The RNA shown here (small-subunit ribosomal RNA) has 1460 nucleotides and comes from an uncultured bacterium. Its mean pLDDT, the model's own confidence on a scale to 100, is 84. It matches the Rfam family "Bacterial small subunit ribosomal RNA". Its family is annotated with structural constituent of ribosome and ribosome in the Gene Ontology.
RNA sequence: AAUGAACGCUGGCGGCGUGGUUAAGACAUGCAAGUCGAACGGGACAUUAGGUGUAGCAAUACAUCUGAUGCUCAGUGGCGAACGGGUGCGUAACACGUGAACAAUCUACCUUUAAGUGUGGAAUAGCUCGGUGAAAACCGAAUUAAUACCGCAUGUGGUGGCCUCUCGCAUGGGAGACCUACUAAAGUCGGGGACCGCAAGGCCUGACGCUUGAAGAGGAGUUCGCGGCCUAUCAGCUAGUUGGCGAGGUAACGGCUCACCAAGGCUAAGACGGGUAGCUGGUCUGAGAGGAUGAUCAGCCACACUGGAACUGAGACACGGUCCAGACACCUACGGGUGGCAGCAGUUUCGAAUCAUUCACAAUGGGCGAAAGCCUGAUGGUGCGACGCCGCGUGGGGGAUGAAGGUCUUCGGAUUGUAAACCCCUGUCGAACGGGACGAAAGACCCGGGAGCUAAUCAUCCCGGGAGUGACGGUACCGUUAAAGGAAGCCACGGCUAACUCUGUGCCAGCAGCCGCGGUAAUACAGAGGUGGCAAGCGUUGUUCGGAAUUACUGGGCGUAAAGGGCGAGUAGGUGGCCAUCUAAGUCAGACGUGAAAUCCCCCGGCUUAACCUGGGAACUGCGUCUGAUACUGGACGGCUAGAGUUUGGGAGAGGGAUGCAGAAUUCCAGGUGUAGCGGUGAAAUGCGUAGAUAUCUGGAGGAAUACCGGUGGCGAAGGCGGCAUCCUGGACCAACACUGACACUGAAUCGCGAAGGCUAGGGGAGCAAACGGGAUUAGAUACCCCGGUAGUCCUAGCCCUAAACGAUGAAUGCUUGGUGUGGCGGGUAUCGAUCCCUGCCGUGCCGAAGCUAACGCAUUAAGCAUUCCGCCUGGGGAGUACGGUCGCAAGGCUGAAACUCAAAGGAAUUGACGGGGGCCCGCACAAGCGGUGGAGCAUGUGGUUCAAUUCGACGCAACGCGAAGAACCUUACCUGGGCUCGAAAUGCAGAUGACAUCCGGCGAAAGCCGGCUCCCGCAAGGGCGUCUGUAUAGGUGCUGCAUGGCUGUCGUCAGCUCGUGCCGUGAGGUGUUGGGUUAAGUCCCGCAACGAGCGCAACCCCUAUCGUCGGUUACAAGUUUCCGGCGAGACUGCCACGAUCAACGUGGAGGAAGGUGGGGAUGACGUCAAGUCAGCACGGCCCUUACGUCCUGGGCGACACACACGCUACAAUGGUCGGAAACAAAGAGUUGCCAACCCGCGAGGGGGAGCUAAUCUCGACAAAACCGAUCUCAGUUCGGAUUGUAGGCUGAAACUCGCCUGCAUGAAGGUGGAGUUGCUAGUAACCGUAGGUCAGCACACUACGGUGAAUACGUUCCCGGGUCUUGUACACACCGCCCGUCACACCACGAAAGUCGGCAACACCUGAAGCCGCCGGGCUAACCGCAAGGAGGCAGGCGUCGAGGGUGGGGUCGGUGAU
Repeated sequence: AAUGAACGCUGGCGGCGUGGUUAAGACAUGCAAGUCGAACGGGACAUUAGGUGUAGCAAUACAUCUGAUGCUCAGUGGCGAACGGGUGCGUAACACGUGAACAAUCUACCUUUAAGUGUGGAAUAGCUCGGUGAAAACCGAAUUAAUACCGCAUGUGGUGGCCUCUCGCAUGGGAGACCUACUAAAGUCGGGGACCGCAAGGCCUGACGCUUGAAGAGGAGUUCGCGGCCUAUCAGCUAGUUGGCGAGGUAACGGCUCACCAAGGCUAAGACGGGUAGCUGGUCUGAGAGGAUGAUCAGCCACACUGGAACUGAGACACGGUCCAGACACCUACGGGUGGCAGCAGUUUCGAAUCAUUCACAAUGGGCGAAAGCCUGAUGGUGCGACGCCGCGUGGGGGAUGAAGGUCUUCGGAUUGUAAACCCCUGUCGAACGGGACGAAAGACCCGGGAGCUAAUCAUCCCGGGAGUGACGGUACCGUUAAAGGAAGCCACGGCUAACUCUGUGCCAGCAGCCGCGGUAAUACAGAGGUGGCAAGCGUUGUUCGGAAUUACUGGGCGUAAAGGGCGAGUAGGUGGCCAUCUAAGUCAGACGUGAAAUCCCCCGGCUUAACCUGGGAACUGCGUCUGAUACUGGACGGCUAGAGUUUGGGAGAGGGAUGCAGAAUUCCAGGUGUAGCGGUGAAAUGCGUAGAUAUCUGGAGGAAUACCGGUGGCGAAGGCGGCAUCCUGGACCAACACUGACACUGAAUCGCGAAGGCUAGGGGAGCAAACGGGAUUAGAUACCCCGGUAGUCCUAGCCCUAAACGAUGAAUGCUUGGUGUGGCGGGUAUCGAUCCCUGCCGUGCCGAAGCUAACGCAUUAAGCAUUCCGCCUGGGGAGUACGGUCGCAAGGCUGAAACUCAAAGGAAUUGACGGGGGCCCGCACAAGCGGUGGAGCAUGUGGUUCAAUUCGACGCAACGCGAAGAACCUUACCUGGGCUCGAAAUGCAGAUGACAUCCGGCGAAAGCCGGCUCCCGCAAGGGCGUCUGUAUAGGUGCUGCAUGGCUGUCGUCAGCUCGUGCCGUGAGGUGUUGGGUUAAGUCCCGCAACGAGCGCAACCCCUAUCGUCGGUUACAAGUUUCCGGCGAGACUGCCACGAUCAACGUGGAGGAAGGUGGGGAUGACGUCAAGUCAGCACGGCCCUUACGUCCUGGGCGACACACACGCUACAAUGGUCGGAAACAAAGAGUUGCCAACCCGCGAGGGGGAGCUAAUCUCGACAAAACCGAUCUCAGUUCGGAUUGUAGGCUGAAACUCGCCUGCAUGAAGGUGGAGUUGCUAGUAACCGUAGGUCAGCACACUACGGUGAAUACGUUCCCGGGUCUUGUACACACCGCCCGUCACACCACGAAAGUCGGCAACACCUGAAGCCGCCGGGCUAACCGCAAGGAGGCAGGCGUCGAGGGUGGGGUCGGUGAU
């Protein structure tokens, strides 16, 4: 885009079309084929004429008979019924399309033309009578007509025979002459002058018929070329089969049929078989080429319940005919009959699905008829269905307080929106009323005129006029009336794809064409508002084409994405060098015929327009015939040598086959020497060895393989080929004259070769070695390692036929810049020569230009540019599987699907990450050291458990002496219990009120509640301060750190992370930033398609080490050398030497307080971990609101079988205790504070009160370790101090749960700590004390301060972490990745399966209806012959061939089902 559509929601009108795609299922009912009386005889009826009878005066009535006219019923007869209408079962076929042919044919009605139409006869239906039967129907008798039937005559002609002429296309056609034989007919109607006849009529004439011919038109039959489906997992098919002679048959040719003869015919250009299917014009799509399709309309074919058969006829093997068989249905008196909607309506079934049991013959057409006319479900109309196409409408203009309402909101507003209201108009459609066409004009009738026929008229024909004919139709169309009045929905809004917000929901409910949405802020679900699109429709589903260059003719590919056959020889086929002549098949041009109409296209025209319809043109790209052209292809013929081949001469080679020979080595055997091990591995063990191994020497046996040379060297088609020699043999290469003259290339089918392994038979067997045994390793180890070891490996003969059979690259030919090796054979030049240099051909490598390629890469050995031929590919899996076929001894090979399932699978390259990959480098990372921890007791934190509660958070490093720089109450968030509800605290508004607080009283654990007393300023108005009530709100340590801000940890103080411009690449991206050095450093230098820049590094800042200078209170006096503060100086690889690229820089030295960033701190790039924190604070959303808020009491956070983490104290003699001299700091803090002197107390502490807002006073004095001396003497101790008792002190309302300290007493574990693990590189570790923050009190923690003061670093192999370059990758949530197989359960699809059930098409045999044909025909028999008897002919009947159907049987093929 389209549709014969269907479904969902919705629905105003009209026009034109269209409507059982499924069950060729079954059908009730009505209709769809009749007509002719001018072919015929009867009957009924009507009219009329006449006769007779009866009644009547008569008119007349009735009955009956005869004649005429008209109409009609059944029948005889004629024509039609073979058309029209339906359907698409079958059919892969001359069925269809197209073009030819019939010299091999037929043709009713119609037209033209020639001739004729004479004379006789016998029946029969109907009707009547009789009989049978339920019916359908049938039988018998009598009687009758014809345009029914039969005979005779005539013979224009026709048929047969013979001859001539002419033509042609092979058989032959046409015409003509002659002879003889055979062969026709029917009448009806109209008119009529003379004549004849009783009449009918004869007779004449016209028309219609009839007969015999000849032609035409239209129709039918037959034959041939070409064209159009799938399947080779259908490869061979065929017996009337193929042909011939003869005969029969037909309208006609023909194996169409039959007898005989021959053995043919078809097939890879697809026979035969299977599946599917009506074919075409056309239709849909597409730029086209194509692809799909074959409704409606038109042409052809086939069919008519299923199968078979013939009859009649011009035509049928017949939709609304006959016979038979079968299935089904109906009627029945059970004996027997009847039926065929795939005609129009309609019913039922099926189905997603498809209409009225309508009107009319008015028109068009058909049948019959002389005609009027009759018939016509053909047709013309109407109805139903938005099923399709087309057209119209649902109003138009104005209208801003931008109304109300809705929705959103940043609360300002925005939007719906000129939309509405309102004002002014218009009147299509629909409604009502009124008017009102076209389609109708012929035929026939009437009137008038003419032609023609005839003896004349009639009939017939022509012209003019008249009357009459409409189903549709209450039509189209026109007018009037009224009123905006009656007329809009559907889908979508994440991207593709035009159109966005809110609410609800919370991986639920749901959406979805693909990608994908939804797990609490969903533009994706649902609803709403808004918007977009289309519009009486809009969406969805199905189907076809397109996009799809995704089967590629136009117009694709095969190194790595799917795809080159393992290799060769070669058949068919395809393709093929140069020159000339002929031909004209292909090719090209012109003409003619045909290519139905409709459709498509163009133009004119008709419906108001359009759809639709009419007319004309063009087109129908095709086929056929004739004529012409000859470049190319083909064909014929002749020539050429450049392709190909032959010859001669050379040399190279693991080319192939056979035979023989050789040496080294392994193993084994025999012997000698010799002694305890050998062997093997990461380490071992199994194994061998005192019965003498291994080692070594000598001799022997046997098999297999050929070191060095040896080489991206050689040879071969590939597989492959390696000692030496001989024989046989294939191919390639080089050089050169000569020869043949396109002999060529490729290559389906076919044939041959084909590593390893495997198989069969027979040999052989040294080494090696599947299977197997043993030993190890391991969680296991059916493996890797070790010790053994059989097939096999070897030979002969025969199979197998596959490989990553690879260059993952088919063969052949030509062309297209180069460089450099190497193998073979030549040429030139130089040379005495080896040999060098230049160069030709053939082979074999590497690097690279153009070009190609998705990239990688290829690149004269192409994957470049071209040509020819073959093979192969078309998403992944299923699967190289199943079934079938074929090959094989087997193993298995070749050929080779589908169901089902996924939305990917794959290639190349990029950036990362990762690696039990590599290179370089760094770090207390290891190593070297020192000290800890892990064991004990205690302290603290965490887990777990417990509990009413043990509030919460933090979880590897980077949670666990963490938030917490300090939980008795408070803190406090938790629990118990008691209270409050505008609330403990904040703000606004409204109303009420004078209270509230303090105080007093009561209850109570307190909070609180109840009661009492009861405002202030102002003269007043009023104001202030409050309380109560209501309201808006407060409040929440409630949830979400995965909605967030801010802050922080971590990699990591690691050296990295990026940008602009340029350049490279299709692109991702790269380059810069890599490389060579160097550094602590992406620090610096050099080089470089890069040049620069930014954030990081470093430096700038602070402390500290030295010195100078200035100032100095409070440093006991003095003083300024200490000390404090300020300002400066100093260090920069500056100097020297050496090394290095005269570089950066490194090593050493001098000077210096300090030397190479002097030491320490602050400082933390881009980012990572959805790292941590909603409980510090802030904040979105959600949740609670007499409670998840708030107040209070008490409790809990302090529990305790246990586990872990950070610590403290120890285990002792480098120590403890006591004493001494009373040795030596730094840095801090202090007014709710630090607290001196002095006094009391053993002590904690108490009293006391000076001083101090601090270099002044205090803590604070005596720093402690250290030093000197004494004692203890290796013990659970004079170590260690837990635990417990008791007596006290301090803080604080309050030390019970649950503080700290002191005295006395008690005196636990613990004797240096397993695996493991941790800190530290110098003023560091270790040891020692001091201060501060928090704080009423409480410090083994934290933060800061000084004192004493080491050991070690060879070095970077290893562990951990990091940086950089490179490499591999199937990872990208990035190795804590990805991913494989079994097993368990459930489900699905397919295969196999003992079988079993069914379909289809054949075959063999049996049976065999109807019927045609043949034979018989003793029974029967009107026409003809015969005087008759009888005959001719015919019929019934019988038999036979064929024959549908049925039966039996064994096979084929397809399908269903089947335990397992």